[in-house]
Molecule: small-subunit ribosomal RNA
Organism: uncultured Flavobacteriaceae bacterium
RNA sequence: CGUGGAUUAGGCAUGCAAGUCGAACGGAAUUUCUAGCUUUUUCGGAAAUUCAGUGGCGAAAGGGUGAGUAACACGUGGGUAAUCUACCCAAAAGAUUGGGAUAACUCGUCGAAAGAUGAGCUAAUACCGGAUAAGACCACGUCCUCUUCGGAGGGUGAGGUCAAAGAUGGGGACGUCGUAAGACGCCUAUCGCUUUUGGAGGAGCUCGCGGCCUAUCAGCUAGUUGGUGAGGUAAUGGCUCACCAAGGCAAUGACGGGUAGCUGGCCUGAGAGGGUGGUCAGCCACAUCGGGACUGAGACACUGCCCGGACUUCUACGGAAGGCUGCAGUCGAGAAUCUUUCGCAAUGGGGGAAACCCUGACGAAGCGACGCCGCGUGCAGGAUGAAGGCCUUCGGGUCGUAAACUGCUGUCACUCGGGACGAAUUGUACCAGAGUGAACAACUCUGAUACUUGACGGUACCGGGAGAGGAAGCCACGGCUAACUCUGUGCCAGCAGCCGCGGUAAGACAGAGGUGGCAAGCGUUGUUCGGAUUCAUUGGGUGUAAAGGGUGCGUAGGCGGUUUAGAAAGUCGGACGUGAAAGCCCACAGCUUAACUGUGGAAAUGCGUCCGAAACUCCUAGACUAGAGUGCGAGAGAGGUGAAGGGAAUUCCCGGUGUAAGGGUGAAAUCUGCAGAGAUCGGGAGGAACACCAGUAGCGAAGGCGCUUCACUGGCUCGCAACUGACGCUGAGUGCACGAAGGUAUGGGGAGCAAACGGGAUUAGAUACCCCGGUAGUCCAUACAGUAAACGAUGUUCACUAGAUGUCGGGUCCUUUAUUGGAUUCGGUGUCGCAGCUAACGCAUUAAGUGAACCACCUGGGGAGUACAGUCGCAAGGCUGAAACUCAAAGGAAUUGACGGGGACCCGCACAAACGGUGGAGCAUGUGGUUUAAUUCGAUGAUACGCGAGGAACCUUACCAGGGCUUAAAUGUAGAUUGACAGGUUUAGAGAUAGACUUUUCUUCGGACAAUUUACAAGGUGCUGCAUGGUUGUCGUCAGCUCGUGCCGUGAGGUGUCAGGUUAAGUCCUAUAACGAGCGCAACCCCUGUUGUUAGUUGCCAGCGAGUAGUGUCGGGAACUCUAACAAGACUGCCAGUGCAAACUGUGAGGAAGGUGGGGAUGACGUCAAAUCAUCACGGCCCUUACGUCCUGGGCUACACACGUGCUACAAUGGUAGGGACAGAGAGCAGCCACUUCGCGAGAAGGAGCGAAUCUAUAAACCCUAUCACAGUUCGGAUCGGAGUCUGCAACUCGACUCCGUGAAGCUGGAAUCGCUAGUAAUCGCAUAUCAGCCAUGAUGCGGUGAAUACGUUCCCGGGCCUUGUACACACCGCCCGUCAAGCCAUGGAAGCCGGGAGUGCCUGAAGUCCGUCACCGCAAGGAGCGGCCUAGGGUAAAAUUGGUAACUAG
Repeated sequence: CGUGGAUUAGGCAUGCAAGUCGAACGGAAUUUCUAGCUUUUUCGGAAAUUCAGUGGCGAAAGGGUGAGUAACACGUGGGUAAUCUACCCAAAAGAUUGGGAUAACUCGUCGAAAGAUGAGCUAAUACCGGAUAAGACCACGUCCUCUUCGGAGGGUGAGGUCAAAGAUGGGGACGUCGUAAGACGCCUAUCGCUUUUGGAGGAGCUCGCGGCCUAUCAGCUAGUUGGUGAGGUAAUGGCUCACCAAGGCAAUGACGGGUAGCUGGCCUGAGAGGGUGGUCAGCCACAUCGGGACUGAGACACUGCCCGGACUUCUACGGAAGGCUGCAGUCGAGAAUCUUUCGCAAUGGGGGAAACCCUGACGAAGCGACGCCGCGUGCAGGAUGAAGGCCUUCGGGUCGUAAACUGCUGUCACUCGGGACGAAUUGUACCAGAGUGAACAACUCUGAUACUUGACGGUACCGGGAGAGGAAGCCACGGCUAACUCUGUGCCAGCAGCCGCGGUAAGACAGAGGUGGCAAGCGUUGUUCGGAUUCAUUGGGUGUAAAGGGUGCGUAGGCGGUUUAGAAAGUCGGACGUGAAAGCCCACAGCUUAACUGUGGAAAUGCGUCCGAAACUCCUAGACUAGAGUGCGAGAGAGGUGAAGGGAAUUCCCGGUGUAAGGGUGAAAUCUGCAGAGAUCGGGAGGAACACCAGUAGCGAAGGCGCUUCACUGGCUCGCAACUGACGCUGAGUGCACGAAGGUAUGGGGAGCAAACGGGAUUAGAUACCCCGGUAGUCCAUACAGUAAACGAUGUUCACUAGAUGUCGGGUCCUUUAUUGGAUUCGGUGUCGCAGCUAACGCAUUAAGUGAACCACCUGGGGAGUACAGUCGCAAGGCUGAAACUCAAAGGAAUUGACGGGGACCCGCACAAACGGUGGAGCAUGUGGUUUAAUUCGAUGAUACGCGAGGAACCUUACCAGGGCUUAAAUGUAGAUUGACAGGUUUAGAGAUAGACUUUUCUUCGGACAAUUUACAAGGUGCUGCAUGGUUGUCGUCAGCUCGUGCCGUGAGGUGUCAGGUUAAGUCCUAUAACGAGCGCAACCCCUGUUGUUAGUUGCCAGCGAGUAGUGUCGGGAACUCUAACAAGACUGCCAGUGCAAACUGUGAGGAAGGUGGGGAUGACGUCAAAUCAUCACGGCCCUUACGUCCUGGGCUACACACGUGCUACAAUGGUAGGGACAGAGAGCAGCCACUUCGCGAGAAGGAGCGAAUCUAUAAACCCUAUCACAGUUCGGAUCGGAGUCUGCAACUCGACUCCGUGAAGCUGGAAUCGCUAGUAAUCGCAUAUCAGCCAUGAUGCGGUGAAUACGUUCCCGGGCCUUGUACACACCGCCCGUCAAGCCAUGGAAGCCGGGAGUGCCUGAAGUCCGUCACCGCAAGGAGCGGCCUAGGGUAAAAUUGGUAACUAG
C1' cells in the first nucleotide's frame, strides 16, 4: 500500500444500518412575549422547540451472498415499424369553479398482551364533481414520405374522451372580514401543480453466434407445433382460453442424469492451449422455506403486507411476536479468516427553499508477517592471526579482521520542541455589479473582504539531544542441487520428493564445528499450469512394444478427373461502428524511493455494416474422355449349389479251409480266442472319406475349396476400342449378407474315429501322457449360434520410386521338326536384393518407402474383457464395457554371460578293462557331539577332519582354579634420590616372592657410570580375514584371457579369437576387414637315462710289486666303477606313403634314447566377500591395580556315541627256528658311537674312531634247511597282572621301551566308495626333520622286488570350443504357478432393512388475482357476503430411480 468466513444459503443475544419535509395540513404539550376584558383563573394573538397523526418524496438505490440456475442466465453483435420511463433538461399551453369526508383528538367497550372496535369533532398540496383543451387519445375521411409490404411517420377535416394545488418572501394604493392585532383579495419573486412534445439516463421483450461432463440417458413432446378468434400485458407471443389441423425437436446429440452463478479478468505456458472466476468492475439470481398479490414511474419488494411449513421467544393457554446471505459481535462445524472502534471532516446518496437532519455507503483508525514494496540491526581501521570451539598427518589448519581494541556515523526505536496537505464549499455580515420586477422591497446570479467547518491527529513531516548503544532468524549440505568433516548410534533409533540411506570406520539418522541459500522471514503441506510431443490443431502412433474391425455389399457423411462461362457462400483487401471502466504493455507524472496511484497511448487476434477482387474450394449452366462401366472376341480355374455314378480300404454278417494263439507295449496287462479267434478264400450289408496326379500350383471377399459326370450359377484375366460420359473412392454407435472348429433344437443316419465314462498299466500319487473298450459328436436336412493365434499378428483405394531370378494364365514379334526356344507386354504368386524406412529384428513395385482420401483402433501393469446396466440368444454365451483398490514397473528388439534331463566336436584314471584298498574287527590319530572349573583357539562339500601341530608330563599354553605385582623386557626424554645393583649364604612359603647376613664404582671433583623412583611412553594369542598387506587352497598345468589401430553397429557390443584342417596346446597351416601385439602354451632351469674331455682324495684296483689268517692294508696306477664340472646327443633331421600346407602314419633306417624320452620347479585374466588379525605386519574399536604380567596345580589326553584318515590282522604265495646275500639317500660333538665286560632283554660300566666319499648303522622282502596241515591254530595280537630299563627337577593324572604271564575281536567285510596306465600299482625295508624323552602306525625322502589291463567314448563326473532356446544376471542351489492357513484393506452379489431427489394418478385445499352474483350496507358509485377457476401445502396409491446398511458369499 493492499487484503482477510473459501466449510453449515447453519442458528443468532445486543446496538446501530432509511429517513426527511412545519415553506402541504389540523392538533397536543412546554417555554417566552403581547393587546384587551379582568383581582386572579380563563379567553385571543405572535414566536420558538418537541411529539405523534394526515399528506408529499424516498424507502425498487446503496450494502450482502452465490443457494438455485446448463437458461436468451451471461458474453458479443443486431432488432423493437411490438414497448414503458418518477425525479432531471429543453419547448409549448394552462393552473377555473364547487363538494363531502376522514385520521389525529375526545368519550366508551373488549383483551394478559399484541391490539381491536363503537360514537362524536376537524384540516389540507388528501379525496371527488363541473368548466376550459394548445395538445394527447379513439374511430372515420383525405394527402405526402418511408417500408422488412405486415405497416410506420407527418399534414388536414368534422366528431367523441381527458387536466390542475397550492406554499413562502416582498410591496403599497384600493377592496372584504375582524373590536384590535391581523388575515384575505390585488401586484411581484421563488418553489410546487396540470396537459403535451422532444432529450438524457434507465428498464422490458426478441434474434444470430459463443462457452461443462455423461449415449452404461435414444427417442422426447398434448398447450405439445401451427392456424382463426377472444382475453390479458407498457408491449410481441399458447402468455391464457375456445375451436380447427397434426404437427414440433433429435446422432451437427433431443429428452434424461450429474456438476456449475456468467463475464471483464487472474494463474501458467514460447505459443496454441490448460486451470480458475477471491478482492475491484458489469450483468443475473436470492433474502428463514414455499406460494401470492397490493402500493407504486419502477417490486411480485433483504430491515413492506397476506397465507402455509419448519424453528425460536412471550403467554393469564384463549392467543401473539420474530427473521444479521447489512456493520460490528456470538455459538456451532472446521486445518482456517479481524473491532460489539471513531466520524459524517472529505466523496456520494435521500429529504428539504435553505439552515440542516439521516447515511455501519463511505472516510479513517484497530487486529492478523496473509501478500507486495521500502528501511534498519552499523561503518572504517585492527594479526600475538588472542582466548575458546572444531578438525588434525600433531607440523598445523579453520571459525577469522571475525572479536577484543582504536576512530567515526546517527537511519529506525527513545527523548525534547515545532507541526501539516487533505478545506472546496455552505452559511452569516457587509460592499460592488448584473437579472426579474411598477419598485431604490424581496429574490436570484457573479465577484471582493471578514468570520465559521478536520474523524484521522499532535498523525505524517521537520529540528535539537544522547548513545553502537535496543533490533536475525529459518532451511539445507549423497545425486538431481549451491554447500563436508568429526562424534554418537549399529537394519536399532530414525530419514526419505524420486533414486535410496542405516546390519561398528554413515559426507544420507542424531548432535557439533564448518559451509551454502534466502532473509523479517524461512521451511512444510495442499492446489493449478509447466516440464508432458504423456490426447499430438500447432505436434503422436497401430508387423513384433498398447493399438487394423473376421470378411464383403452398402446408407448418411467425408473426399473427388479435364475444360468454359456465371454467381460470390467460404477466401482475400479497404473503410466505418462496436469491442465499458479497471487490469496487461509503452511513455510521462505524483507520494524522499518503491509498492501504490494519476494522465495519455497502444492493444483488445472478436462481432456487425458497406465497398471491392475472383486464383483456389463450394454452387449454377454447358462441353470432354485419360477414372469407372457397357459391348464384342478369346481363356484358365479344388469358386458355389443340386443330382447321379464309381472303385480301393476299414468294420460287421454268412459260408468254406484250418488250429492255438491273436492283439498290444519301453516292458506288460486289461481285451479277443477251443462255444474255433487271428490267418486265408468266397458272398453280402452299410457308412464315411476320395491314394497316386499334387506343385511356396490354382480359385474365392474372408471362412474356405481336391474321385467322375451332368444341370444351373458368381467372379476374374487377356485382346479390340464400338458405346455411356465422372456414373468415382471410402464407409459411422444406420443396416444387410457371409462367417473354421466346437455347441444348441427337431428329424434322420451311424462304418471308422472319438470328448465324457469304464478298465489295464506307469507313478510317491497319475482325475494325464501309453494300452483295451466306448457314448455324445463327427455325416444329411432344416433352423439357431457368430466366435478363433478368424494371422501376413500388416484396413480399403489410387499414384510414384534400381533391379535379379523362379512359377501360373493370356497377347504380340522372332525362331524351331516340335504349343521348341528367345524377346517383350498385361494380370497373379514366390525368393533375393538397392535407395529409403525402422528402436532393432526386419520390410523393400505383393512396402513396414514417398504422397493423397476415408474408416477402425491405442494412451503404464494388474484388477478385467471382470462387475453393474442395456441389448441379442432356447441355452451355452456374445456385443457394448467401468470403478474402488494395488504396483513402480509391465513390455519390445537386440547384446554379453550363465544355464538346459538342446545339438555338433573334443579331452581327462571320467567311465569301461585290470590290480589293490576303504566301508565289517582291534588299536592309533583327527573331528563332531556330550561332559567339564577348563576340556584354549582356528580349519567345516569338493578345496575341514595323521589339518595349523615337522614332537601338549612342567615349559610350550593362548584355557581353568588359587596365590601375587602395577609394571617384567626394549628405548628415549625430563625431574628427584642413592652409591647402589648383581652375586653368595640362609629363613618362611606350593612357588612367585619377602626378610636377614656378607662383598661392593671411577674421577682431572666439573662430572661420568650404574641402580631406584616419578611422568610420558608400554603391554594384550582381546574383536573385526566382511576394513587390509603378505601368504595359501581351488577351478587347473585347463587353454584360455586381453590390448592398440582399423572396420561394422544409434548403442550395449562385435570383428581380430570365427571357418576348413591339425595339435597335448588360441600348437601350427590355409582362407579371411582385419593387421599386429601382450599375459598364458611351448622352450630356456634342475634331476635322471648314453658318450666324451678334464681332474684323481677320503673314492677305485685292471696290470706290476710288497704284506696278511684275512681285508686297496702298503708302494704304485689313472685303465674301470664312482665323484663333479664342461661338452656332445634328438631336430619329424633322413626314407616311404597321404595331404595345398601344417601335419599324420610306418615291427622304416640309424641310435643309449623317437616324435613333449621320464620326473620336478614353473600356476594367465579371474572366481569362491574361500582360508589366515593365533606366524608376521597393519586401520579402527575395546582393556589399563587388568582382557596386562609372574607363579603353583590342573586342563588341552574326559567318553553312552557318530564320522574321516591310518596301522595290524584274519593266515600255508603264510607263521616260527637256524643259516646265507644285495641298496640308496640322509644324519652326527650337550652328537653318532666301533670294540670289550655285565645283564634273558631294554640297557649299564668302560672305551677307540669321527665335525666325516676316511669313523658310526644286522637293510628287509629274497635264497637254503627244518617244522607247523586248516584249527580261532605255533594265525592274530588287543586288554590286563607282575617285574624292570632309560630320559628328565618331576613319568599319578599323562612317556617310550624290555622281560614273564594273560591271549579279546577278527576266518576277507552290506548299501556304497577310493587310488592307480610302468619302473607305475602292489609289496619290502632304510633314513631324516621336530626332539631331554616320546605317544611316529604320522609327515618328508630313499632305494629293493616288481605286475595286470585299456574293446572303446553309449552312459556317470569334470572341463574346452562352436551353435541354439531362455521369462535366468545373487546367473538353475535361478526364476516362478496355484490351492490351503492367519490377520488386514477396498470392491461385486445378496433375503431384507433404512433414507434422498424427481415425476404420475386420486382426495383435500390456505392466502390471493380474475370471473359471476338475488335478499345485507350505501342516494349513487361501489362494498361486504356467497359461488367458481387456478394453486402453495397436506394426505394417499402404485411404479421407477439413486444412496447407505446386512447374515452369508465371490474374485